[in-house]
């Protein structure tokens, strides 16, 4: 300088509160239950009222004890619990996906394999199938997949042509020899013929070494080879398939054989295929107690009265009062916190974890407590607050302490 893991979350003292639990007291705070006595009513018994003692509950007082988090958060996964229900099979939909193990279960954790990053300690990875089918790949680029050829390289094969060179014919100036001259020789301006050869141009063609594009371009290096090239051939490396060996497996190999490798390109957090998993709603779940008002059912009472039909009577319909019951609202109680629990030790296991023994009780509010003030010290205090419970993941976070390692 860095990596990984664990712990902590201002300390101490005082005063005053809030909430839960336990003990004690309180009847001159309220209330429930038997029981005893007295009074009144009627019918020997039943009922009404009052008083005393006893046993409880609430309230109040006092004493003692407990009182937010590592994430209480996001509500993203997995379970417990509850109700609806019977969820056996299928369809639809969703999730997960290397292997083995752990667990109540998981998308979590542990160990291992493979790939990537880092000098390293270590960190990261949705990591089944592209050899069933369908689709997609903008721009650029020759070409994005039954491949293809822009530049470049080549001109071997085929074909059309060109007269620069070789070749053939004619042949000027000039020079030499000889000369009266004819001539002979050198030279070769210039012109013509010719496409056989060299050379050149085009067409057809060969090539995929090199260049160019892209996120991605059809094995790499070297030698041979070739017109130029190319797994075209060879060596080594890589790759594929089969076997052998090791491993429970994923997978691995200084192993063996086969294959020149356009075999089988990429993409499945594209459709899809394969394997496995998933009933729904959630503590405002659910259970119990239960006013007032309205409505309902059963029984009893009154049948006097009101209203309607009607000219009137009778009659019919409707309205009334009481008791009991059930549903149910407000409200209250419960669910509620002892639990896949914490700590210590031992045993088994690399580990996650499991088992055994001992020990501890550690928020339970509900318009919702867990705080306020003072003093003091320091490194001056982050992110943030339970709401049925638990296991995870993810996200937020100032600082301090400890251990292991590079």
């Nucleotide at each position: 300088a860095g990596u990984c893991g664990g712990c902590u979350c201002g300390g101490c003292a005082g005063u005053c509160g809030c909430u839960c639990c336990g003990g004690u007291g309180u009847u001159a705070u309220c209330u429930g239950g038997g029981u005893g006595g007295c009074u009144c009513u009627c019918u020997u018994g039943a009922g009404u009222g009052c008083c005393g003692a006893c046993c409880g509950g609430a309230g109040c007082a006092u004493c003692g004890g407990g009182g937010a988090g590592g994430a209480a958060a996001g509500u993203c996964c997995g379970g417990g619990c509850u109700c609806c229900a019977u969820a056996g099979g299928g369809c639809a939909g969703g999730g997960c996906g290397c292997c083995a193990g752990g667990u109540a279960a998981c998308g979590c954790c542990u160990g291992g394999g493979g790939g990537g990053c880092g000098u390293g300690a270590g960190c990261c990875c949705a990591c089944g199938g592209a050899a069933a089918g369908u689709g997609c790949a903008a721009c650029a680029g020759a070409a994005a997949g039954u491949a293809c050829a822009c530049c470049g390289c080549c001109u071997a094969a085929g074909u059309a042509c060109c007269a620069g060179g070789u070749g053939c014919c004619c042949a000027a100036a000039u020079c030499g020899c000889g000369u009266u001259g004819a001539g002979c020789g050198a030279a070769g301006c210039g012109g013509g013929c010719a496409a056989a050869c060299c050379g050149g141009u085009g067409c057809c063609g060969g090539u995929a070494a090199g260049g160019u594009u892209g996120a991605a371009a059809u094995g790499g290096u070297g030698c041979g080879g070739u017109a130029a090239g190319a797994g075209c051939g060879c060596a080594c490396c890589g790759c594929g398939c089969a076997g052998c060996u090791g491993g429970c497996a994923a997978c691995a190999g200084u192993c063996u054989g086969c294959g020149g490798c356009g075999a089988u390109g990429g993409u499945a957090a594209a459709c899809c295929c394969c394997g496995c998993c998933c009933g729904g709603a959630g503590c405002a779940a659910g259970a119990c107690c239960a006013a007032a008002u309205a409505g309902g059912a059963a029984c009893c009472c009154a049948u006097a009265g009101g209203u309607g039909c009607g000219g009137c009577c009778c009659g019919c319909a409707u309205c009334g009062g009481g008791u009991u019951c059930g549903g149910g609202u407000a409200g209250g109680u419960u669910g509620c916190u002892c639990g896949a629990g914490g700590u210590a030790u031992g045993u088994g296991g690399c580990g996650a974890c499991a088992c055994a023994u001992a020990u501890c009780c550690c928020a339970g509010a509900u318009g919702a407590a867990u705080g306020a003030c003072u003093g003091u010290c320091c490194a001056c205090g982050a992110c943030a607050g339970a709401a049925c419970c638990c296991g995870g993941c993810u996200u937020a976070c100032a600082g301090g302490c400890c251990g292991a390692c590079u």
Predicted 3D model of a 406-nucleotide RNA (Bacterial RNase P class A) from uncultured Cellvibrio sp. It matches the Rfam family "Bacterial RNase P class A". By type it is a ribozyme. Rfam's curators write: Ribonuclease P (RNase P) is a ubiquitous endoribonuclease, found in archaea, bacteria and eukarya as well as chloroplasts and mitochondria. NCBI's taxonomy places the organism under Bacteria, Pseudomonadati, Cellvibrionales, Cellvibrionaceae, Cellvibrio. The prediction has a mean pLDDT of 75. RNAcentral holds the sequence, with entries from MGnify.